Annotation
A computed fold for a 113-nucleotide RNA from a soil metagenome, annotated as SAM riboswitch aptamer (S box leader). Rfam family: SAM riboswitch aptamer (S box leader). From the family's description: The SAM riboswitch is found upstream of a number of genes which code for proteins involved in methionine or cysteine biosynthesis in Gram-positive bacteria. The sequence is in RNAcentral, with records from MGnify.
RNA sequence: AUCUAGAGGGGUGGAGGGACUGGCCCGCAGAAGCCCCGGCAACCACCUCGGACCAUUGGUUCGAGGGGAGGUGCCAACUCCAGCAGGUUCCGGACGUUCGGGACCUGGAAGAU
Numbered sequence: 001a002u003c004u005a006g007a008g009g010g011g012u013g014g015a016g017g018g019a020c021u022g023g024c025c026c027g028c029a030g031a032a033g034c035c036c037c038g039g040c041a042a043c044c045a046c047c048u049c050g051g052a053c054c055a056u057u058g059g060u061u062c063g064a065g066g067g068g069a070g071g072u073g074c075c076a077a078c079u080c081c082a083g084c085a086g087g088u089u090c091c092g093g094a095c096g097u098u099c100g101g102g103a104c105c106u107g108g109a110a111g112a113u
Stems, first nucleotide, its partner, number of pairs: 001113003008037005016026003020083004038075003043071002046066009079110001084107011
């Protein structure tokens, strides 16, 4: 900085998995893990163009673009949803400002790359 996009088959294995907590899901019509093959994306690397700086066959940095042969990541559900704070609104219980719950919006936290 980004996270409402995108992309799965086979073998092996044999009960878990979706980070955590709660929910809700996926899973014996086969979870995790491991192996093979494939795919997505474009973070790094690479190539092109432009700006700035250093000061000169060059280097650093910023921006735009490119392709997919390298490295990383990813291939159920919006990061599956919520978690903390604020706001709007609705419902219910008490009864005069409080309690509980739902929906939505904004910001944050956590997590992932």